The part of an RNA shown here (small-subunit ribosomal RNA, 3' major domain) has 464 nucleotides and comes from an uncultured bacterium.
Context: one part of a larger RNA
This record gives sequence, structure tokens and C1' cells, in this order.
RNA sequence: UGACGGGGGCCCGCACAAGCAGUGGAGUAUGUGGUUUAAUUCGAAGCAACGCGAAGAACCUUACCGGGUCUUGACAUCUACAGAAUCCUUUAGAGAUAAGGGAGUGCCCUUCGGGGAACUGUAAGACAGGUGGUGCAUGGUUGUCGUCAGCUCGUGUCGUGAGAUGUUGGGUUAAGUCCCGCAACGAGCGCAACCCCUAUCAUUAGUUGCUACGCAAGAGCACUCUAAUGAGACUGCCGUUGACAAAACGGAGGAAGGUGGGGAUGACGUCAAAUCAUCAUGCCCCUUAUGACCCGGGCUACACACGUACUACAAUGGCGUAACAGAGGGAAGCGACAUCGCGAGGUGAAGCAAAUCUCUAAAAAACGUCCCAGUUCAGAUUGCAGGCUGCAACUCGCCUGCAUGAAGACGGAAUUGCUAGUAAUCGCAGAUCAGCAUGCUGCGGUGAAUACGUUCCCGGGCCU
Repeated sequence: UGACGGGGGCCCGCACAAGCAGUGGAGUAUGUGGUUUAAUUCGAAGCAACGCGAAGAACCUUACCGGGUCUUGACAUCUACAGAAUCCUUUAGAGAUAAGGGAGUGCCCUUCGGGGAACUGUAAGACAGGUGGUGCAUGGUUGUCGUCAGCUCGUGUCGUGAGAUGUUGGGUUAAGUCCCGCAACGAGCGCAACCCCUAUCAUUAGUUGCUACGCAAGAGCACUCUAAUGAGACUGCCGUUGACAAAACGGAGGAAGGUGGGGAUGACGUCAAAUCAUCAUGCCCCUUAUGACCCGGGCUACACACGUACUACAAUGGCGUAACAGAGGGAAGCGACAUCGCGAGGUGAAGCAAAUCUCUAAAAAACGUCCCAGUUCAGAUUGCAGGCUGCAACUCGCCUGCAUGAAGACGGAAUUGCUAGUAAUCGCAGAUCAGCAUGCUGCGGUGAAUACGUUCCCGGGCCU
């Protein structure tokens, strides 16, 4: 100077408290540990690993295992020789591959001998290759404390010096925010603002959007909306308190009031934090193998343990029936409509590169019925019959119908999230993607309760 204290003072945060809904019990999904295995590839490990890398493991992916193969190699550059490239096809084989058959000669230069570009094959070697090791050799990127209010510098002053001062103090703020004071005076990185979305209005524009008309056409741009520009909120005004300050409290006006709400934005640094498997890279290691190709298997195993979710245990509910969104996607695509099928789906097929057509049915809500029971609850599991994608659903996909109908009656100790359009609850869309979503990322519908307060638990800031 820091850090720490079951030292002190001040302050903050869903940190506690006050509430609401959960997890922990059941079944299933998923990740992890462990065990097993020929292999169950690797990484992530308190918070800050565990629906994490993975925005999607049947083959591929794939890095793992078994077997079959190759050795200048699957990929790159260089040399020599041969052939243009390319396409069709036969046999053997699980395939990789091996052995053949046929078609076919282009482009540029040319002294018509040939040469060149590109591609293919052969030979030899320089070399390739490595998801092999080291994240404790590194770059880059990321998490975390933490969107916490801090971290520093120049000059000056003080101190022998390390250093101090400034940055402490009195107020105030979400804030080292601002005011006042002061041996300090200034400045930088952070805070805030500038950026985006949203809430109000105006102007401009008016198709594919909208409609004051019974319908259509026509017409129009009033309204809704779309999307560009602007206005608007600044403690600006009034009052009280305050130190004549900063500011706080109340009020007016206003669509909105004191940061209006949300996002992006993450200071100096900490954890030898994470990543050599995104990528790049030093060093080490392998080089007929730790490289490369193929088929099959595995990553999906299962006495068990943990995390995260989904579905329930029911009447605030189950079942049936004719309401109302937002935001997105669409050409090897979305597919209306008609028709066949109980259905998943099939067939034909209009329109649409989209404010036009389509995915698209929103679901909770509302109206009927059931009458408290392991039930008209719940749906696991299993059998049979089908559908779809795809060379291919056995290991190991999703969906449909019929039948079957486990556990489960609100969950011990413990523990999580949330302060408002939030929690809770309800559905919809997208990325990945041939197919596969209870995950993730978004979107809207319905829509609460509680906060006395800071003694205590946890984390953080300032002074001592």
C1' cells in the first nucleotide's frame, strides 16, 4: 500500500423480510457422474461444469472401436513422361478398390515438326497430413466479480523512503452524479448522454394496405396501418424543505415526470478461470502411421446417484362446440381449393420470390356436459395395423388409429425464480434441418399478490 476479521460506522442489491409460483416425491425427456463395453470419441467441474460446445449422432457428421485396404498419399507446390477433359458401360467384391470395353477430341500460339493453359494417370523425392501433447509457452475469443462505481495520470505539495494528497470531509445521487469546503489544480478510462425498439402527435407518401356506402365496381387517403422526417420531457413551471447550493418532496399541465419502459454498450483488473477440438501458432511427438479410404458397430449401454426441464396428481378441472393476435418463414420452397382416407397422410392442382399467395387452426377465453372416484383424472408401458422422410428406420427416427391403462391423491431435510404488463398461465413462429424439439431464440393473448422494514443470511461499495 493492499487483503482479511464470528472489529466499528454509512450505503446498496429479489440479499433477507412480505407475497406468488416452483424444485426436492411420481412418470418421461435431456445432460452429467459412476459402472459396463471392442468402443461407449473429446472437452466443460462451486457460484461462473451438468437441455453446456451440439442452431438438431440412423449412413454422413465422427474425432471412438472391429475388420478390409493405401503409402508422395484424401488435400498443396515443384520435376519428368504419357494422355485432352469428360461421358456411358461389364465383371469380382460388404464397399473402398481391382481388371476391362466403348464414345470423344475441344481452347491459345504455330515455321504444321510441335509448344502452352487446364485436367487425368504413372515414377522418384523434396514434402504433405495429424480433432496427437502442452490453454502452466501463446494470439484471438469468452465467462466471472458487475452495468458494481470504481481505476488511474500530469504538474504541484508533503514524506529520508515505500508512498500520501488529489479520490478524504459536509450534503446529494442510480452513479467519483452534482454542489460546498479543502495543498491542491487539472486531465484520462469508466457513469450519463449520443445509437436501436417502444409509448403521443404532426408533416410527407398511399400500394399489395384502409373504407365514412346493403353488395360489387368505381372513387378517395378521413381512419387503421406502413416508413421516413420532425416535435415532445428539460426538475422546464409553481409551492415547501434545504446552506442563498446541489438536490429532495408535493402540485399543475401533459400521451408520457424526474434515468418514462426495454435493448445494445462491460473501466483498470481478478480467477496461471475456459478454449491448442472454430481458427491461428511456438516447442515436443507420429511418418507403410498417432496420416488416408471403406463397410459394420459405437457416441442411444444401465444395479445406481445428481442437475435442468416436460406431463400430471384434477372441478380455477376433463370432454364437446361456430370468437379474438403478434412476430416470423417460403422456389430442389410455401402450397390454397377439390377429392380419397377415422387419422397421420395420399392424388390432382390455383396462386405466390410475397403488406398481394401461402404456412395460418391461434390456444387459454365463452357456451354446454361430467359430480369427487385412481374416476369421462393422469398418461407411462406394451401389442396389432398403418403413414412420412430417406440408398437404408434392426441396433437407433417422427407421426396416426385401435387396444392396453404403471406410478402418481400436491411431495422430508433442504432449495430456486420473480417487484408490473412483471410472476403465473396460454398458444404461435423461427434457426439447425431430407427426417427428428418437452431444448434454444423470439412473438403476442389473459394477467395477479406483496414490499412494515434493514435486526439477521449472501454478495458488493466508501471511511476507519
Its Rfam family is "Bacterial small subunit ribosomal RNA". The RNAcentral record of the full RNA draws on ENA and SILVA.